[in-house]
Context: one part of a larger RNA
C1' cells in the first nucleotide's frame, strides 16, 4: 500500500447527489405518552426512572417460583460479556398483508378486497382440438367467462358527429344455388322475378373507443369583467386539484424555512399539453418506496493517527 476489524483530543454532516457508511438507541419492571384517527389505533410515541450482591422480612402460589418492602454493600460501570428499535416532524405515491424482473430494478409495477359494465338458461357463454372429446363443472345466474377500475369517504359533468355494439326497418341494394322465361329443339349462354345475412337508412349505447372551441366590447382613477354581440360544434372541460411523478416560459410570484435554498412545504395560479373508474379530491392505518426538516450521534468530513489479524511488497 491493501483488506478486515478497533479506538480517537476539539469541532459536529462543514462530508456527499444522498447522513452511503459507521454510530447513537437497546433487554425488563415503574410512571407517563402529543396531533390525527375509520374509535382498532396512532404507540415500545416522546420523554423520565429503576436494574449488581448479601442480610432480615410479608404476600401469593406452596415448588423449581412471582411480586413487594427494610437495611446493608463493592465497581467507572449491574439487560456489565453476547444478544438487543434511534427519534420525532412536514410532503407525495401506492389503502392495507401479499406478489416480481432465478442471475444489476422490491417500486409509485403486479395481485387485493369493494365498484361497474358486457356475454351466458347449460347440448350455454369463453377456451384447448382436424375431430372424437375435454376444461370451466361433477358448477347453474346468490353462477361463470371477459374487459376497465382499484379499501373507505365526498363524488363521478357534458358530447352518440366519427368508429364499435345493440336494435329496428315502409323501401333502395344485396351472391351461388333454386325457379321462370328464352336464341325452331338439346346444351353451353342470354333475361326475369322473388330474396338471405351483410350495407344504405333510423335510433338507443360513453364505468363502450372517444372528444370536451375562437374573436370582439363592455362597471363612477386604473385593473378586472358578473354582462353583451358574433363565428361555430356532436358537445364546447363541470364539481375538483393544480408551476403538480402533469408547466415549455421557470430558478413563475408571496409567504415559512437557511448566515446564504435551481430544494422543501403552504398560498395564488392565465393549466405550453389538469381533470373526473386509462377515474378526480381527500384519507386514520400501514411501506427495506421517494423528497424535505429537526433532536440526538457519530472518522462522514475538518485531519488525519495509532493498535490487531490477513496479503500484497522488500531483504535473508
Nucleotide at each position: 500500500c491493501u483488506c478486515a476489524a478497533g479506538c480517537a483530543a476539539g469541532g459536529g454532516a462543514a462530508u456527499u447527489c444522498g447522513g452511503c457508511a459507521a454510530a447513537c438507541u437497546a433487554g425488563c419492571c415503574c410512571c407517563g405518552u402529543a396531533c390525527g384517527u375509520u374509535c382498532g389505533c396512532a404507540a415500545g410515541a416522546a420523554g423520565g426512572g429503576g436494574u449488581g450482591c448479601c442480610u432480615g422480612u410479608u404476600g401469593c402460589u406452596c415448588u423449581u417460583g412471582c411480586a413487594g418492602c427494610a437495611g446493608g454493600u463493592g465497581g467507572c460501570a449491574c439487560u456489565g460479556a453476547c444478544a438487543a428499535g434511534g427519534a420525532g416532524g412536514g410532503a407525495g405515491c401506492g389503502a392495507c398483508u401479499g406478489u416480481u424482473u432465478a442471475u444489476c430494478a422490491a417500486a409509485a409495477a403486479c395481485a387485493c378486497a369493494g365498484g361497474u359494465c358486457a356475454c351466458c338458461g347449460c347440448a350455454a357463454a369463453g377456451c384447448a382440438g382436424a375431430a372424437a372429446u375435454g376444461c370451466u363443472g361433477a358448477g347453474u345466474a346468490c353462477g361463470g367467462u371477459g374487459g376497465c377500475u382499484g379499501a373507505c369517504g365526498c363524488c363521478u359533468g357534458c358530447u352518440c358527429c366519427c368508429u364499435g355494439c345493440u336494435g329496428g326497418u315502409a323501401c333502395c341494394u344485396g351472391a351461388a344455388a333454386g325457379c321462370c322465361c328464352u336464341u325452331u329443339u338439346c346444351a353451353a349462354g342470354g333475361g326475369g322475378a322473388a330474396g338471405a345475412a351483410g350495407g344504405g337508412c333510423c335510433a338507443g349505447u360513453a364505468a363502450a373507443g372517444a372528444g370536451c372551441g375562437g374573436g370582439g366590447g363592455u362597471a363612477a382613477c386604473u385593473c378586472u369583467g358578473a354582462c353583451c354581440c358574433u363565428c361555430u360544434u356532436a358537445a364546447g372541460g363541470u364539481a375538483g386539484c393544480g408551476u403538480a411523478a402533469u408547466a415549455c416560459c421557470u430558478c413563475g410570484u408571496c409567504g415559512c424555512u437557511u448566515a446564504a435554498u435551481u430544494g422543501g412545504c403552504g398560498a395564488c395560479u392565465u393549466g405550453c399539453a389538469u381533470g373526473a373508474a386509462a377515474g378526480g379530491c381527500g384519507u386514520a392505518a400501514c411501506g427495506a418506496c421517494u423528497c424535505c426538516c429537526u433532536c440526538g450521534c457519530u472518522g462522514u468530513c475538518c485531519u488525519u493517527g495509532c493498535u490487531u489479524g490477513g496479503g500484497a511488497c522488500c531483504c535473508u